Predicted 3D model of RNase P RNA and transfer RNA as a complex of 472 nucleotides. The prediction has a mean pLDDT of 75. It holds a member of the Rfam family "Bacterial RNase P class A". By type it is a ribozyme. Rfam describes the family as follows. Ribonuclease P (RNase P) is a ubiquitous endoribonuclease, found in archaea, bacteria and eukarya as well as chloroplasts and mitochondria.
C1' cells in the first nucleotide's frame, strides 16, 4: 500500500409542548361506592437490527391428546449443539485464490425407466463420411483412376459429451489383442480417526458417459387449522351498540365524558319441505381405505343478520454481568435487573449547542454557507433464514 | 394480523413431462377504391417483471426478490 475474516454502535446533551400504558394521591358524576368513566398532580416505561419478508422451526389454543397403512410433502457428507429447524458449530470430501481465507440443494447413474435438441457417419451392451490397409474386377502393359467384396476407431471433421492417457510390442492396416509407467473404478489386508474419511500394501477385469433443482430407490422427519387461534361478560321487571334532541361536567378551542328521552339495531335467528331416533339419520379423526369414537338431531330452499366489551396479553427456550466446561455452536452455576402493550392503531413536534454529511474559500489549523441526517418503524411470544441500510469504530489474520 | 393466486409483443392471452416463443387485435408498407372503412397479401415488434443456481442448454425446474389481485366471523 492492497486485502481477509469477526464483533459493535447506527446520533449525543438540555429545554419547552403533546401522546399511550402502568402504579398512587386527589376532585367530579353515576340508585352500582375496595366500583366504573372523566379532569388533574407525581413517579416509571415508552420501537429494531432488522420491528421488514413470512421462507423455516416451536411455544400457546382449538379439533376426539393425535390409531395402522397407501398416497402427499420435506430433509440429505460425518460428528455435535438446540425445546426444534430446511438453522448454527467444528471436521471431512470437491472446486476456487500466491495467501489470509471463500464456494459447495455434498446419499444413491455397475436397482430399474425415462431424456440427451442442432451438427455429426455414428449419442450409449456403439458408430465406417473421410482416410489407412487385403482381395476381386475394369481402363492400354506398370503407375494414377473407377467399381465391388471385406478388415480397421490409430488420424481428420461434428458435438456439451466421440466408450481411459503416454510410450512400445505386434500386424497387411490397426486395436489393452499384449507389456511398461500413469490416472481412475471395484474388492481384500493393516494402521490412524467416534465418524465421515485418509494412509500403506495386495489383487481383479483392462475402464464402466452425463442428467435424480427428471420418475425413481435408499434413510430420516411431518395431524390439521392458526390469537380474525379459543374463552368469559350473557341475563328477560334485562343487557348492549348507532343516530338524533337534551341536562351537567372537562377544554383556550376542535372535540369528548355521564345522564335523561326518542328511535333504530344487535344479544338464546325465522319460516317451510325431507329423512332419521338402537334394523339409528348424520358427524369426527386434512385426502383413500381400514379401524375407532360421537350420536339426535341432520340435509336442502327461501328470508334475516354478521354489533359491542374484558381474558389471552406481556416474567421470557428474558437481558445485564462475572466464573467454570468445550476449538466453537453452545450449556452450567452465582449475582443482579424487569424492559412496549395500542384495537384506526401512541412512542411525536419545534428550539439551541455539539457530532455527521454536501458545497465553496483557504497551502494548512480552519472559517463561511446548507442539510435533521441511512434502512426503515412493534401488533400472541419467541429461536434462526433472507433481504434493505447514510456513515462510523475495534479486533485478528495474509499478501 | 393471517391465507392464497398472477406477472410472457403496445393490449388480450396461448405454450410449462427443458431443445433458439406464438395467436387474436393494434402498427407500418403495398394491392383494391374518386377517396375511406371493409376486405387480402407482407412486414415490424420480445432483458419471457428482476437477480442467483442446476443443466450441454431454462419461459418451463429449484432459491431469493419486487410488483399487483383475491378471500377472512
Nucleotide at each position: 500500500g492492497a486485502g481477509c475474516u469477526g464483533g459493535c454502535c447506527g446520533g449525543g446533551c438540555g429545554g419547552c409542548c403533546g401522546c399511550g400504558c402502568c402504579g398512587u394521591g386527589u376532585c367530579a358524576u353515576g340508585g352500582a361506592c375496595u366500583c366504573a368513566u372523566g379532569g388533574u398532580g407525581c413517579g416509571g416505561c415508552g420501537a429494531g437490527g432488522a420491528a421488514g419478508g413470512u421462507c423455516c422451526g416451536g411455544g400457546c389454543u382449538c379439533c376426539g391428546c393425535a390409531g395402522g397403512g397407501c398416497a402427499g410433502g420435506g430433509c440429505g457428507g460425518u460428528c455435535g449443539g438446540u425445546a426444534a429447524c430446511g438453522c448454527c458449530g467444528a471436521c471431512c470430501c470437491g472446486g476456487g485464490g500466491u495467501g489470509a481465507c471463500c464456494c459447495g440443494c455434498g446419499g444413491g447413474a455397475a436397482a430399474g425407466u425415462g431424456c440427451c435438441a442442432c451438427a455429426g457417419a455414428a449419442a450409449a451392451c456403439a458408430g465406417a463420411c473421410c482416410g489407412c490397409c487385403u482381395c476381386c474386377g475394369g481402363c492400354c502393359u506398370g503407375g494414377u483412376c473407377c467399381g465391388g467384396a471385406g478388415g480397421u476407431a490409430a488420424g481428420g471433421g461434428u458435438g456439451a459429451a466421440a466408450c481411459g492417457g503416454u510410450g512400445g510390442u505386434g500386424u497387411a492396416a490397426g486395436a489393452g489383442a499384449c507389456c511398461a509407467c500413469c490416472a481412475g473404478c471395484g474388492c481384500c489386508g493393516c494402521a490412524g480417526g467416534u465418524g465421515a474419511c485418509u494412509g500403506c500394501g495386495g489383487c481383479g477385469g483392462c475402464u464402466u458417459g452425463g442428467u435424480a433443482a427428471a420418475c425413481c430407490c435408499c434413510g430420516c422427519c411431518c395431524g390439521g387449522a392458526g390469537c380474525a387461534a379459543g374463552g368469559u361478560c350473557a341475563a328477560g321487571a334485562g343487557g348492549g351498540g348507532g343516530a338524533c334532541g337534551u341536562g351537567c361536567c372537562c377544554u383556550a378551542g376542535c372535540g369528548g365524558g355521564c345522564g335523561c328521552g326518542u328511535u333504530u339495531c344487535c344479544u338464546g335467528c325465522g319460516c317451510g319441505a325431507g329423512c332419521g331416533u338402537u334394523c339409528g339419520a348424520g358427524g369426527g379423526c386434512g385426502g383413500c381405505c381400514c379401524g375407532c369414537c360421537c350420536g339426535a338431531g341432520c340435509u336442502c330452499g327461501c328470508g334475516g343478520g354478521u354489533a359491542g366489551a374484558c381474558c389471552g396479553c406481556a416474567c421470557g427456550a428474558g437481558g445485564c454481568u462475572g466464573c467454570c466446561a468445550g476449538c466453537a455452536a453452545u450449556g452450567g452455576c452465582a449475582g443482579u435487573c424487569c424492559c412496549a402493550g395500542a384495537u384506526g392503531g401512541a412512542u411525536g413536534g419545534c428550539c439551541g449547542c455539539c457530532g455527521g454529511c454536501c458545497c465553496g474559500c483557504g497551502c494548512g489549523a480552519g472559517c463561511g454557507g446548507g442539510u435533521g441526517c441511512a434502512c426503515a418503524g412493534a401488533a400472541c411470544c419467541c429461536g434462526g433464514c433472507c433481504u434493505a441500510c447514510a456513515g462510523g469504530c475495534c479486533a485478528g489474520c495474509u499478501c | 394480523g393471517c391465507c392464497g393466486g398472477a406477472g410472457u409483443a403496445g393490449c388480450u392471452c396461448a405454450g410449462c413431462u427443458g431443445g433458439u416463443a406464438g395467436a387474436g387485435c393494434a402498427g407500418c408498407u403495398g394491392a383494391u377504391u374518386u377517396g375511406u372503412a371493409a376486405u387480402c397479401a407482407g412486414c415490424u415488434g420480445g432483458u419471457c417483471g428482476g437477480g442467483g443456481g442446476u443443466u450441454c442448454g431454462a419461459u418451463u425446474c429449484c432459491c431469493u426478490u419486487c410488483u399487483c389481485c383475491g378471500g377472512c366471523u